[in-house]
């Protein structure tokens, strides 16, 4: 320098154009003599950034930024 993969909740990851989700963690409540376990509830997101396409973008396109791999 070039090519490929990846970036979504605190963490691990779904979501292939039409209201952004799950598990775990944390918080609150129930249960228990207490803790753990178990059960329930509520909360938590400018979807890496900026533009573009579209009636509509997490999703498609471009550039850039971060991480990983490969070539020279």
């Nucleotide at each position: 320098u070039c090519c490929c993969c990846u970036g979504u909740a605190g963490c691990u990851c779904a979501g292939u154009g039409g209201u952004a989700g799950a598990g775990c963690a944390a918080u609150c409540g129930g249960c228990u003599g207490u803790u753990a376990a178990c059960c329930g509830a509520a909360a938590g997101g400018u979807c890496g950034u900026u533009g573009g396409u579209u009636c509509g973008a997490g999703u498609c396109c471009a550039a850039c930024c971060g991480g990983g791999g490969g070539a020279g």
Predicted 3D model of a 72-nucleotide RNA (transfer RNA) from a Candidatus Peregrinibacteria bacterium. Rfam family: tRNA. It is annotated as a transfer RNA. The prediction has a mean pLDDT of 82.